Predicted 3D model of a 348-nucleotide part of an RNA (small-subunit ribosomal RNA, central domain) from a Rhodocyclaceae bacterium. Lineage of the source: Bacteria > Pseudomonadati > Pseudomonadota > Rhodocyclales > Rhodocyclaceae. It matches the Rfam family "Bacterial small subunit ribosomal RNA". The coordinates come from a structure-prediction model, not an experiment, and the mean pLDDT is 84.
Context: one part of a larger RNA
């Protein structure tokens, strides 16, 4: 390199946008690079083939063909890709109109804690049992009042959005999506190596804020031991601003992305029509998600099944026996912890 593959056996980049590339809808004309055809040049010999011939035969030597599948120049074709021009509307956009909901500021109410006072006495907490710990300097309970941080019961779903990470208390400004008719551009489109943005939580820096929870950290306990599990308590963190910080995650549907085709059944969530109904509403259809069973087909099996892991096209990632290892070295990025790209020896 080819080949076989990537749900769980090795394998879909964490996720978008996208320049190059790489593929690319209907039609007319034209072209003639590709293509195909014919014609012609040329493709040294020898060798390999296939007919002869000459050494007693073969090996070997010799005459002829054939072949050397190419390359060239020329005439022709016009299905097929390409190129050029025009035409179109089923792909793709746009605009009117409607609908449910993700991101930044300002306020709500519960609850946890802390304060102040009030009642009021010996306990409270905790646990398998304790003990550390709190309380007569009056603890827990109650009652009222106030501070301050964080998060948002119920609604809440098997539900929504969102590229994806990720999003939930109520009110206001941005971005996508999604139906329905009609209009309008006219292939604009799909996929993307490098790049560019985004990217949970933990960390880093300065500054701030700290209610609850809690690494480490201290102490009680359990234990042959206990650097653990369980207990009191408990800094950093967890909050919030900058930095243009980090760039990893089982970042999981462990399932790249777009297209088109392939039984059916039930349920939900947004949208849109139809036909009953005074009405509430019900039916029913279709369109876009989300869940479940399940034919066919597929799967090693598990299972997947119009949301495919069927069936097939484009284009991109990745894989290539187990360990040495996602490490060394050596680039690039970072303040830094680290991340990334990523071998060999030697083993099995």
């Nucleotide at each position: 390199c080819u080949g076989g593959g990537c749900g769980u056996a090795a394998a879909g980049c964490g996720u978008g946008c996208g320049c190059a590339g790489g593929c690319g809808g209907u039609u007319u004309u034209g072209u003639a690079a590709g293509a195909c055809a014919g014609a012609u040049g040329u493709g040294a010999a020898a060798u390999c083939c296939c007919c002869g011939g000459g050494c007693u035969u073969a090996a070997c030597c010799u005459g002829g063909g054939a072949a050397c599948u190419g390359c060239g120049u020329u005439u022709g074709u016009g299905a097929c890709u390409g190129c050029a021009a025009g035409a179109c509307u089923a792909g793709a956009g746009u605009g009117u109109g409607g609908c449910a909901g993700a991101g930044g500021g300002g306020u709500a109410g519960a609850a946890u804690u802390c304060c102040a006072c009030g009642u009021g006495u010996a306990g409270c907490a905790g646990u398998g049992a304790a003990a550390u710990g709190c309380g007569u300097a009056g603890a827990g309970a109650u009652g009222u009042g106030g501070a301050g941080g964080a998060a948002u019961a119920c609604c809440g779903a098997u539900g929504g959005c969102g590229a994806a990470g990720g999003c939930a208390g109520c009110c206001c400004c941005u971005g996508g999506g999604u139906c329905a008719a009609c209009a309008c551009u006219g292939a604009c489109g799909c996929u993307c190596a490098u790049g560019c943005a985004c990217g949970a939580a933990a960390g880093c820096g300065u500054g701030g804020g700290g209610a609850g929870c809690a690494a480490a950290c201290a102490g009680g306990a359990u234990u042959a031991g206990a650097u653990a599990c369980c207990c009191u308590g408990g800094u950093a963190g967890u909050c919030c601003a900058c930095g243009c910080c980090c760039c990893u995650a089982a970042a999981c549907g462990a399932u790249g992305c777009g297209a088109a085709c392939u039984a059916g059944g039930u349920g939900u969530u947004g949208g849109g029509g139809a036909a009953g109904g005074a009405g509430a509403c019900u039916u029913u259809c279709u369109u876009a998600g989300u869940a479940c069973c399940g034919c066919a087909g597929c799967u090693a099996a598990c299972g997947c099944g119009u949301g495919a892991a069927g069936u097939u096209c484009g284009c991109c990632g990745c894989c290539u026996g187990g360990g040495g290892a996602g490490u060394a070295c050596g680039g690039u990025c970072g303040c830094a912890a680290g991340a990334u790209u990523a071998a060999a020896a030697c083993u099995c």